[in-house]
RNA sequence: GCGGGUGUAGUUCAACGGUAGAACCGCAGCCCUCCAAGCUGUCGACGCGGGUUCGACCCCCGUCACCCGCU
Numbered sequence: 001g002c003g004g005g006u007g008u009a010g011u012u013c014a015a016c017g018g019u020a021g022a023a024c025c026g027c028a029g030c031c032c033u034c035c036a037a038g039c040u041g042u043c044g045a046c047g048c049g050g051g052u053u054c055g056a057c058c059c060c061c062g063u064c065a066c067c068c069g070c071u
Base pairs, nucleotide, nucleotide: 001070002069003068004067005066006065007064010024011023012022013021018054026042027041028040029039030038047063048062049061050060051059
């Protein structure tokens, strides 16, 4: 330098172009003599900038970071 892949919650992962979910963690409550465990609830995220579209995590362009391959 070229090609490909991956970027979503604190972490690990989902998500036919139509309300962004789950688990663990955190917080609150219940339970318990207390703790742990268990149960219920709750907070919190689409790498960045543009474009297409009535509507974009999703499609297109650029860019950044990481990984793999080629040179």
The prediction has a mean pLDDT of 82.
A computed fold for a 71-nucleotide RNA from a Mycobacteriales bacterium, annotated as transfer RNA.
Its Rfam family is "tRNA".
The sequence is in RNAcentral, with records from ENA.
The organism belongs to Mycobacteriales, within Bacteria.